[in-house]
């Protein structure tokens, strides 16, 4: 000074014309018209993936379905966000460290699967080893039936606890040492997850983003929720179900059970196609200062700024600078997450070069 | 604005987690005809993209991208 990573901030400016919408004043009370002033997209407004606020929907409930998540503690209105922290895995090193990743419960609860190819994919026996008996052969051996083993070959993604010995007829955790995994009990640390250690026992893979177990949580719907004004209109049609033999309806499906219960469905066609509220100020947001905590995050002063339409605003035109300008356009509202994104600032950290 | 469902040859369907992904019709070249059809043969051609579970994804997860149904 350069590369590479991480975190966090900006998101072309100035001016003139004419517009659009809110809101606030004037405008004769209200409302118009006008007038005069102020506000008007984002970091993702996205996708609708989580997770809440608000809103409606319960007179009785049980059962079986379903759906979510999954190491700990924390933080926070929550949460499959975040922060710390274990574990295990990968990188890099001789180690100590460093630096990075996880959908991280259970495969010792049960069932399934696990192509191909191997004897055999989890009641393992092809080939090879060894033993009895028969036969065959002078013999060495070979053949068959029976049984023993699972050390050796060679398949596959994967192979029946590793080395080493001792032991056998041959062999094995068959014994012993040494290591490794599981799994029960326990003893110290720690808030836990865990860690370090005694002891007993076991020694058969994978796969739960297969089925399923355990544990913990979950009511459904979604502003086109609702809630209210006003206008019209067929107290007229057709079919099919139903009125104690009971349709439908009561906070996810189903069943049972209760309780209200005359009505329900679907066609077709008549009519309105306006308006107010929800609606934008909040579990808010930024900024500084002090505490509090390793951190996320949080208390208390102080300051700041705040789109709100409904056919739907936030724009256009023109001129100038400059580094020429990227994704992308609110529709209730709020906190994360994912995803897109032209350049450019700030810090950290590592490497490399160079000066002092 | 919400909710839900879908993606596999050029269309229209398959395909238990086990590959070289079938088929039909289609296209393309050829046999047959004096030509065309029909017929018969050969041939082409796809899981929408990126990860991640698994020895092994079209299929099972997530994320994105593209289509579509319904609701005043």
């Nucleotide at each position: 000074g350069c590369u590479a990573c991480a975190a966090g901030c900006c998101a072309g400016g100035u001016c003139a014309u004419c517009g659009a919408u809110c809101c606030c004043g004037c405008g004769c009370u209200u409302c118009c018209a006008g007038u005069g002033g102020g506000g008007u997209a984002g970091g993702a407004a996205a996708g609708u993936c989580c997770g809440g606020a608000c809103a409606g929907c319960a007179c009785a409930g049980a059962g079986c379905c379903a759906u979510g998540c999954a190491c700990c503690g924390g933080u926070g209105a929550a949460g499959a966000g975040c922060c710390g922290g274990g574990u295990u895995c990968c990188g890099u090193g001789a180690a100590a460290g460093c630096g990075g990743a996880a959908a991280c419960a259970g495969a010792c609860a049960g069932u399934g699967c696990c192509a191909c190819a191997g004897a055999a994919a989890a009641u393992g026996a092809c080939u090879a080893c060894c033993g009895u008996a028969c036969g065959g052969g002078a013999a060495a051996c070979c053949g068959u039936c029976c049984g023993g083993c699972a050390a050796a070959g060679g398949u596959g993604a994967a192979a029946a606890c590793g080395u080493g010995g001792g032991g056998u007829a041959a062999g094995a955790g068959c014994c012993c040492a040494c290591g490794g995994a599981g799994g029960g009990u326990u003893u110290g640390g720690g808030u836990g997850a865990c860690c370090a250690g005694a002891u007993c026992u076991u020694c058969g893979g994978g796969u739960a983003a297969a089925c399923c177990u355990u544990g913990c949580a979950u009511g459904c719907u979604g502003a086109a929720a609702u809630g209210c004004c006003a206008u019209g209109u067929a107290u007229a049609g057709u079919a099919c179900c139903g009125a104690u033999u009971g349709a439908g309806g009561g906070c996810g499906g189903c069943u049972c059970g209760u309780c209200c219960g005359a009505g329900g469905u679907a066609c077709a066609g008549g009519g309105u196609a306006g308006g107010c509220a929800g609606c934008u100020u909040g579990a808010g947001c930024c900024c500084g200062u002090u505490g509090g905590g390793u951190a996320a995050c949080u208390a208390a002063c102080g300051g700041g700024a705040c789109a709100g339409a409904u056919c739907a605003a936030u724009g256009a035109u023109g001129a100038c600078c400059c580094u020429c300008g990227a994704c992308a356009g609110a529709a209730u509202c709020c906190g994360g997450c994912u995803u897109a994104u032209c350049g450019g600032c700030u810090u950290g950290u590592a490497g490399c070069a160079u000066u002092u | 604005g919400g909710u839900c469902c879908c993606g596999u040859a050029g269309u229209u369907u398959a395909a238990u987690g086990g590959a070289u992904a079938a088929a039909a019709c289609g296209a393309g070249c050829g046999u047959u005809u004096c030509c065309u059809a029909a017929a018969c043969g050969c041939u082409u051609g796809a899981u929408c993209c990126c990860a991640g579970u698994u020895c092994g994804a079209u299929u099972c997860u997530g994320g994105g991208c593209g289509g579509g149904a319904c609701u005043a």

This is a predicted complex of two RNAs, RNase P RNA and transfer RNA, with 428 nucleotides together. It holds a member of the Rfam family "Bacterial RNase P class A". From the family's description: Ribonuclease P (RNase P) is a ubiquitous endoribonuclease, found in archaea, bacteria and eukarya as well as chloroplasts and mitochondria. The family's RNA type in Rfam is ribozyme. Its mean pLDDT, the model's own confidence on a scale to 100, is 78.